[in-house]
């Protein structure tokens, strides 16, 4: 990098460098010199592998926290595309809901 499957309305930050970006893209909006990314140190969520443990099994629970992740805003809000519903009308629109794309994390496989 690609596929599969799983989650994504909860939850969790200070400090050092650093010196203007940042929030995935693209509109919006927002956030930043009251100090953005980036990097180091600390600390915390969280419970995807993983350990233990529940007589046994388990894709159920509990409890741990070695491997990741994560720590403004619902995955900050919309967004291919079908589909339901509501208005409006004949320059085929709006609004709203469902699925669903996109993206991001984890485990598999390749």
């Nucleotide at each position: 990098g690609a596929u599969u499957u799983a989650u994504a309305a909860a939850g969790a930050a200070g400090c050092g460098u650093g010196g203007a970006g940042a929030g995935a893209c693209a509109g919006g909006c927002u956030c930043u010199g009251u100090g953005a990314a980036g990097c180091g140190c600390u600390a915390g969520c969280a419970a995807c592998c993983u350990a233990a443990c529940c007589a046994a099994c388990g894709g159920a629970g509990u409890u741990a926290a070695g491997g990741u992740g994560c720590u403004a805003a619902u995955u900050c809000c919309u967004g291919a595309g079908u589909u339901c519903g509501g208005c409006a009308g004949g320059g085929u629109g709006c609004c709203g809901g469902a699925c669903g794309a996109a993206u991001a994390u984890a485990a598999a496989u390749u």

A computed fold for a 110-nucleotide RNA from Pontibacter anaerobius, annotated as SAM riboswitch aptamer (S box leader). Its Rfam family is "SAM riboswitch aptamer (S box leader)". About the family: The SAM riboswitch is found upstream of a number of genes which code for proteins involved in methionine or cysteine biosynthesis in Gram-positive bacteria. Taxonomically the source falls in Pontibacter (Bacteria, Bacteroidota, Cytophagales, Hymenobacteraceae). Its mean pLDDT, the model's own confidence on a scale to 100, is 79.